Context: one part of a larger RNA
RNA sequence: GCCAGGGAGUUAAUUUUUGUGGCGAGAUUAAGAAAUGGAGUCGUAGCGAAAGCAAGUGUGAAAGCGCGUUAGUCACAAGGAUUAGACCUGAAGCCAGAUGAUCUACUCCUGAGCAGGUUGAAGUUUCUUGAAAGGGAAAUGGAGGACCGAACCGUUGUUGUGUGCAUGCACUCGGAUGACUUGGGAGUAGGGGUGAAAAGCCUCUCUAAUCUGGCGAUAGCUGGUUCCUGCUGAAAUAUGCCUUGGUAUAGUCCGGUAUAGUUUGUUUAUGGGGUAAAGUUACAGAUAGAAUUUGCAGGGGCAAAAGCUUACGGAAUUCUUUCUAACUCAGAACCUGUAAACUGCAUAGUGCCGGAAACAGCGAUUGCAUGUAAGAUGCAAUUACGAAACCCGAACAAGGGAGCCUAAAGUUAAGGUCCCAAAGUGUUUGCUAAGUGUAACGAAGGUAGUUUUUAUUCUGAGACAGUAGGGAGGUAGGUCUAGAAGCCGCCACCCUUUAAAGAAAGCGUAACAGCUCACCUAUUGAGAAUAAAAGCGCCGAAAAUGGACGGGGCUAUAAGCAAAUCACCGAUACUUUAGAUACAUCUAGAUAGAUGUUAUGGUAAGCAGGCGUAUUAAUUGCGUAGAAGAUUUAAUGUAAAUUGGGUUGGAGCGAUUAAUAAUGCUUAUCCUGGU
Numbered sequence: 001g002c003c004a005g006g007g008a009g010u011u012a013a014u015u016u017u018u019g020u021g022g023c024g025a026g027a028u029u030a031a032g033a034a035a036u037g038g039a040g041u042c043g044u045a046g047c048g049a050a051a052g053c054a055a056g057u058g059u060g061a062a063a064g065c066g067c068g069u070u071a072g073u074c075a076c077a078a079g080g081a082u083u084a085g086a087c088c089u090g091a092a093g094c095c096a097g098a099u100g101a102u103c104u105a106c107u108c109c110u111g112a113g114c115a116g117g118u119u120g121a122a123g124u125u126u127c128u129u130g131a132a133a134g135g136g137a138a139a140u141g142g143a144g145g146a147c148c149g150a151a152c153c154g155u156u157g158u159u160g161u162g163u164g165c166a167u168g169c170a171c172u173c174g175g176a177u178g179a180c181u182u183g184g185g186a187g188u189a190g191g192g193g194u195g196a197a198a199a200g201c202c203u204c205u206c207u208a209a210u211c212u213g214g215c216g217a218u219a220g221c222u223g224g225u226u227c228c229u230g231c232u233g234a235a236a237u238a239u240g241c242c243u244u245g246g247u248a249u250a251g252u253c254c255g256g257u258a259u260a261g262u263u264u265g266u267u268u269a270u271g272g273g274g275u276a277a278a279g280u281u282a283c284a285g286a287u288a289g290a291a292u293u294u295g296c297a298g299g300g301g302c303a304a305a306a307g308c309u310u311a312c313g314g315a316a317u318u319c320u321u322u323c324u325a326a327c328u329c330a331g332a333a334c335c336u337g338u339a340a341a342c343u344g345c346a347u348a349g350u351g352c353c354g355g356a357a358a359c360a361g362c363g364a365u366u367g368c369a370u371g372u373a374a375g376a377u378g379c380a381a382u383u384a385c386g387a388a389a390c391c392c393g394a395a396c397a398a399g400g401g402a403g404c405c406u407a408a409a410g411u412u413a414a415g416g417u418c419c420c421a422a423a424g425u426g427u428u429u430g431c432u433a434a435g436u437g438u439a440a441c442g443a444a445g446g447u448a449g450u451u452u453u454u455a456u457u458c459u460g461a462g463a464c465a466g467u468a469g470g471g472a473g474g475u476a477g478g479u480c481u482a483g484a485a486g487c488c489g490c491c492a493c494c495c496u497u498u499a500a501a502g503a504a505a506g507c508g509u510a511a512c513a514g515c516u517c518a519c520c521u522a523u524u525g526a527g528a529a530u531a532a533a534a535g536c537g538c539c540g541a542a543a544a545u546g547g548a549c550g551g552g553g554c555u556a557u558a559a560g561c562a563a564a565u566c567a568c569c570g571a572u573a574c575u576u577u578a579g580a581u582a583c584a585u586c587u588a589g590a591u592a593g594a595u596g597u598u599a600u601g602g603u604a605a606g607c608a609g610g611c612g613u614a615u616u617a618a619u620u621g622c623g624u625a626g627a628a629g630a631u632u633u634a635a636u637g638u639a640a641a642u643u644g645g646g647u648u649g650g651a652g653c654g655a656u657u658a659a660u661a662a663u664g665c666u667u668a669u670c671c672u673g674g675u
Stems, first nucleotide, its partner, number of pairs: 001675006011084013026042003046053002056067004087224002090221001094214006105188009114178001116148003119144001123140007152175003157171002160169002190206001192202003227610006237250005253355007261345002265342009278328002284324003288320007296313001298312001299310004361385001363383008390401003405579007415569003418552003424566001426565006437554002445539003449536010466523005472496003477491003502517001505516003580600003583596005611664001613661010629648008
């Protein structure tokens, strides 16, 4: 893990509501075995702080207003609340009393152990030196928290290997006469011990041991909570709280009951509003430039007493320019109050009583705030998901279509119709060459890509482009300069010959030279140039396994884009037929039938009706001609389930009506057993 069995809203008291029953201005008993019991409880009068008054009373000067002015009570059943362990399981902890030092920490008593090798302190002896103190040498000697290294004690590294009923194993490494190791005995005890101190150790347990008890501690927390069907169906908001993952009240939901109307939407009439857009000599504030006026706080100049002046600065006015959440002369859509009409409502709405759940929301669109931004955060309105199936979007909680009782047939929606794959290789006209695109996915900027449109100019008196020729003279203009000759620079920029030719637009030379250009002619022979707008393209365009229009594939008669048009496919939508259930209405009998512009998605939750298990009572049955149980099969029922047949089994078992409950298990790291 799987299987079987067990496994969670119970019981008591008090209280409240609903239902049923008894009695009713009364109802009812408690203790006790009972007969009985008449204590008590609730009700029958309230109001006021009270004195008190009383169907009234309190307040008030009064009007008025508040509370009140005859139905309860007992029992049973069910829903809640409170008190108790109170649906079940689950802490870490706190306290008390005991038990532990056979492990381990430290101490005490009494014992034991340490192969072998090395080094060679003090001291001693001899020799030597010295006046002495002392020094030197050799021998002897055998010290040491000395050295190397077994036993023994430890456990550094490999973070090797390993989890075997729990720290081993391998290699490596530290100490090894000492603050050494060790046997036996004894002592210290839980807020206590012991500790060369790691919060270490105190029997596989230590930032307070273990066992038992308080104890079913408590848990606003996690998990679990067992048969079926029908009806309705939420909330993730506001306010308070040592409140923010909790809870109370309201809102929202459900059941019951009362009431008779109510108003989602549209229109009309009449009010409210100052937003969007807009505007600015209509105010406030801001804004760029210009003009005019004013010596006017300050500064500059003149003067140095006053004063004068001012292209600085200030103030005012005017004209043009640009704005505003905290500007508005004006001003929508839209929202909203009141009244009326229509419309909708087999009833919504509202009051009262009872039961909840919920108070972590989340996405889209529109309008805002913060933010560079975000699948961001916080608001408001609407809507979906939450709690919503089905079709489309390749896949895809919330995007598009559409709100699923059952069965069958048809028609559409969104979206599609070359193949995968249901339906057009449909029709008409354009565009695109980039596989652009077929996709939700790209900017500023650039583009003689191509299509269309508009305007202007040139053009058979020859345009535009190409080719050929000319492109001159005064003159090397003057000046400057080493030089300056069209072409470093400055000034001027005339005249002539001409078909035309600048005192020169560019390259070039040291300066010349040289090559082009403007301009003219010839040749050629039909459109050309410029400016702007639009469509579809192109560049801009970089990411990590090879690779994605879902894939295949598709290109001028497209399976791409744009405009139009006709068919078809396509859902649990819509229509039709049959049926089920609920609700409403009707029918003289209803556990039924008929009818219906009716309804039937659903989490939390509420309500209703059933199925099954065990036992009891009454009634009534089955069984050795085969009970229960097991297994297999069939039928019936919306389902829980029920009833038959076969096989096995071998002695008990049902049905109906009531009642009672230790009454229903795929899940709790659930418990026990099996495997």
This is a predicted structure of a 675-nucleotide part of an RNA (large-subunit ribosomal RNA, domain II) from a Candidatus Pacearchaeota archaeon. Its mean pLDDT, the model's own confidence on a scale to 100, is 82. It matches the Rfam family "Archaeal large subunit ribosomal RNA". Gene Ontology terms of the family: ribosome and structural constituent of ribosome. NCBI's taxonomy places the organism under Archaea, Nanobdellati, Candidatus Pacearchaeota.